[in-house]
Context: one part of a larger RNA
Molecule: small-subunit ribosomal RNA, 3' major domain
Organism: metagenome
Order: sequence, then C1' cells, then structure tokens
RNA sequence: UGACGGGGGCUCACACAAGCGGUGGAGCAUGUUGCUUAAUUCGAGUCAACGCGAAGAACCUUACCUGGGUUUGACAUGUACGGAUCAACCCGAUGAAAGUCGGGCCACAGUCGCAAGACCGGAACGUGCACAGGUGCUGCAUGGCUGUCGUCAGCUCGUGCUGUGAAGUGUCAGGUUAAGUCCUUUAACGAGCGCAACCCCUAUCGUUAGUUGCUCGGCGCAAGCCAGUACUCUAGCGAGACUGCCGUCGUCAAGACGGAGGAAGGUGGGGAUGACGUCAAGUCCUCAUGGCCCUUACAUCCAGGGUUGCAAACGUGCUACAAUGGUGCAUACAAAGCGACGCGAGGCCGCGAGGCGGAGCAAAUCGCAAAAAAUGCACCCCAGUUCGGAUUGCAGGCUGCAACUCGCCUGCAUGAAGUCGGAAUCGCUAGUAAUCGCGGAUCAGCUACGCCGCGGUGAAUGUGUUCCUGAGCCUUGUACA
Repeated sequence: UGACGGGGGCUCACACAAGCGGUGGAGCAUGUUGCUUAAUUCGAGUCAACGCGAAGAACCUUACCUGGGUUUGACAUGUACGGAUCAACCCGAUGAAAGUCGGGCCACAGUCGCAAGACCGGAACGUGCACAGGUGCUGCAUGGCUGUCGUCAGCUCGUGCUGUGAAGUGUCAGGUUAAGUCCUUUAACGAGCGCAACCCCUAUCGUUAGUUGCUCGGCGCAAGCCAGUACUCUAGCGAGACUGCCGUCGUCAAGACGGAGGAAGGUGGGGAUGACGUCAAGUCCUCAUGGCCCUUACAUCCAGGGUUGCAAACGUGCUACAAUGGUGCAUACAAAGCGACGCGAGGCCGCGAGGCGGAGCAAAUCGCAAAAAAUGCACCCCAGUUCGGAUUGCAGGCUGCAACUCGCCUGCAUGAAGUCGGAAUCGCUAGUAAUCGCGGAUCAGCUACGCCGCGGUGAAUGUGUUCCUGAGCCUUGUACA
C1' cells in the first nucleotide's frame, strides 16, 4: 500500500421489512446429470452452466456411429510432362447411393496451306511434384468478441509539498447529491478516463406539408365519388423544464422542503452508452492465429442410423386443480409488424384441419387479420364435475424426394394425475406486478409452451434500516501478500 475481520462509524440497493404473484407437489414441454448405446457429436458448471451456443436436428444441417467408396483429393495456387486420348453430353452394365466399368461423340484461338492436313498455344482433362484439407489438441501461448462485479462512483496523472524510503498529499474534513454532483475549508494547484450533458423513443404545443390518411359539407343501396385540408394522423422543423419564479431553512454557499404557473418539476418516463481493473471467467466449434499432431487419414464423398434412446435426480417453463369459473350464442375496442419462389380477399366444397379458385397488392391504398380478456343473454350448482386435459385407438389434412425410427394440424372416441403443493426459494415499487391476446426472426414443414417485440385491462404495499445479502467512503486490528 492492499486484502481480510463472526471490528467500529456513515450511506445505498426489491437486500430485508410491508404487499402481490409464483417455483418446490401433478401432467406435459424443454435443457442438464446419470444410465444405456455401434453412436447417443462437441462446448457451457455458484451467483455470471442447465428453453445456454441452437433465431428451427426427418434427409441436409452433422461435427458422432456402422457400412460402401476416393487419395493432388469436395476447395485454392504454382510447376513439369502428356497429347485430343480426356472432360462435358448421350447410351448401357453394376450399385442403397457415392461411385466404378464399357461404348458413342469430340471443341476454341493463332500460324502455314487452295484444300486435305500439319505445327503451336490458352482454358479443360490426365499423370507427377509442391501443396490442399482437419468442427484434431492447447482459451493456461494469443487476437477479436462476450459475461461479471456494475450504470457501482470510482480509477489515475503532471507540477508542487511531506517522508531516508515503500509511499502520502491532491481524492481528507464540514455540508450536499443519484453521482469524486456541487459548495465551503484546505500544501496543495490543475488535468485526464468515468458521472452528467450532447443521441434515440415517448408525454404537450406551434408551424410546414395533405396522399394511399382524415371528414366540419354534399351525393350514392354500397364500393365509393365530388369537395375540403378544419380535426385525428403521418413526419420534417421549432418551442417547452432551467430549482427559472415566490416563501421557509441553510455558512450572504451548494442545496433541501413547500407553493405558483404548467401537458410535464426538480435526472418527467424508457433506451443506447459500461472508467482503471477483477475472475489465467467463457469462446481455438463464428472468425483470425502461434505451437503441436494426422496426411491411402484425425482428410473427403455417399447410404442408413444417432444427436429424440430411459429405473432415477435437478433447473427453466406451459397447462391446471375451477364459480372472480366452464360452455353456447350475440356484440365492441388496439398497437407493432410481415408479404412476390410472397400475402392471398369475396365466392364454392368440407363438421374441421383443409381443398378449388383466383380479385387486389412491391402495399398509410390490397392481404395476413378473427384481436383476446371485456360486455349482454342463457345453461352448469360445488361434483374428480359441463373442472382438468395427459394417454391411447380409429379416420383424415398439410409440407416435403421422403413423416417407421422422428413432423405439425383436424374430427370422433378414450378421459390419467391433479382439490392450491414440506423444508426451502424467486420476481416485482406504476402504466410496474398480475392477467389477455397480436406480431416477427429462424423457417419447405415443425416438436415455439422458447426468444424478441407490441398493445388491451390494470392493482396492492412501503416513505423504515434492527436483522439477512451485496456494494461504496472513512477509520481500526493483523503473525496474511
């Protein structure tokens, strides 16, 4: 100087408390361990691994296994030789395919030549040589990227001063703040990286613009048309919030509390933004790369299988156990997205999944598209039920070369566990929790209940810091570094 303490002081955080909803019990989904296996590819392992890499494992993917092939190779460059044989294309045999074998056909440019043809060259092909190739090892050789402490308020430097020196001071103290934020004091005076601000979205207003949007007006059965650019909206430019104003407190300070005005008030709400560093944290399987290793194989092609196996254990979720509910009928109100190898309307067929068909639309125009919870009416009457939907049988639909291993969906039938969950444990402070649906990426299809967004309805509690956990500053002890 640090680190540590079941030392002290001050302060903060959904850390606790107050409250709401869960997990832990059930069924299923998914990841992991274990077991099994020819293989069940690999990585990730407290927080910070376990719906994680994977934003799509039937083939492909695919790295694993079994079997069948190839060896200058599936891919790149150079070089030597060969010579039109070969390759491409067509036909046949064999094969699960990859491939292997046989046959047919045979190009282009230049020079010479009337022509036949000859010579030469590049691409291609073949044979060699250099080399290719490796998701093989080492993340404890590395770059890059990422997680975490933590959006915590810290981490440092120059000069000066103090100390023999390591070093200290500044960065301490008194206030204050979300903040090393600011003020005052001061052997310190300044500065840098962080904080804040600058950026984006959102909340109010003005202005510009007015179609595909809108409708204060008219017409039409309607689609819509005319008209208008008020309003909503869209999207560009501005305004607005600064403790600016008033009062009280405060060191004539920084600031705190209350008030006015205001759409918004003291960082308005949300996002992006992550200092010096820590964990030899993670990744050599995104990529790049040192070293090592393989080179008729640890490379490469193909078929099939596996990654989906199932006594058991754990994590994360979904659906429930019901009446604030279930079912039937009727009927409202979104936002954000996506669409041409696409979205696909109206219509017809089918109980339905879906099929036929094809209007319109590169989309503020057309389509996906029905929002759902909510609301109204009716039934159910507390039961393993008109709750719950697992499992299984049969019959179908769709995608795709192909749904056996191993896809999704529909109809009929079947109708399991489950009556609110032990010890323990998680999230959340407001348009939040809870609850309800909608969209997107990936994608032929989909094991999505995942992830990332969007809106609808919309609470309770706390105004405290004794304790648990973590963190910051000062101080103290130490036989630790």